[in-house]
This is a predicted structure of a 74-nucleotide RNA (transfer RNA) from a Candidatus Woesearchaeota archaeon.
Its Rfam family is "tRNA". Rfam describes the family as follows. Transfer RNA (tRNA) molecules are approximately 80 nucleotides in length.
Taxonomically the source falls in Candidatus Woesearchaeota (Archaea, Nanobdellati).
The coordinates come from a structure-prediction model, not an experiment, and the mean pLDDT is 84.
C1' cells in the first nucleotide's frame, strides 16, 4: 500500500439482512425488602445505538466520509 469483517448501558449481547412498537435482556450499580450481620432471593432506580453528512414522512437499520478494532494478501 489493498481487500475484508465488526462498532448499540460499564460488561456480554437482541433488534440490521427486509426502515416503522417508548432501542428489549442478562449480568454489574443504586435504593428497599428479607436476614442477628452478611450472601442469595424478591422488588425499585438510573444507564446505549463510534462521529459526521446524505436519502426519507421516518435511520441501529440503508448510502457516502472520517475514527478505531480484529483478520487476510503484499
Nucleotide at each position: 500500500g489493498g481487500g475484508g469483517a465488526c462498532g448499540u448501558a460499564g460488561u456480554u449481547u437482541a433488534a440490521c439482512c427486509c426502515g416503522g412498537c417508548u432501542a428489549g435482556a442478562a449480568u454489574a450499580g443504586u435504593c428497599g425488602g428479607c436476614u442477628c450481620c452478611a450472601g442469595a432471593c424478591c422488588g425499585u432506580c438510573g444507564g446505549a445505538u463510534c462521529c459526521a453528512g446524505g436519502u426519507u414522512c421516518a435511520a441501529a437499520u440503508c448510502c457516502u466520509g472520517g475514527c478505531g478494532u480484529c483478520c487476510c494478501c503484499a